[in-house]
Molecule: transfer RNA
Organism: Prymnesium sp.
RNA sequence: GGUCUUGUGGCCUAGUGGUUAGGGCACCCGCCUUACACGCGGGGGAUCAUGGGUUCGAACCCCAUCAGGACUA
Numbered sequence: 001g002g003u004c005u006u007g008u009g010g011c012c013u014a015g016u017g018g019u020u021a022g023g024g025c026a027c028c029c030g031c032c033u034u035a036c037a038c039g040c041g042g043g044g045g046a047u048c049a050u051g052g053g054u055u056c057g058a059a060c061c062c063c064a065u066c067a068g069g070a071c072u073a
Stems, first nucleotide, its partner, number of pairs: 001072007010025004018056001027043005049065005
């Protein structure tokens, strides 16, 4: 350099055109406990890597760029 692949809360992950972007861990509050942990209930946190395009409608499709990874010369 070429081909392919991944990018979604602090971390991990689901969602593959249609209206709430879901779940787990972590965090905060409450309950429980003498207390801590465990357990139970509730809560906040995502402009879906960036920019543009297609579409009535994009996390999802297309293009470019950025970053990580695999293969290859």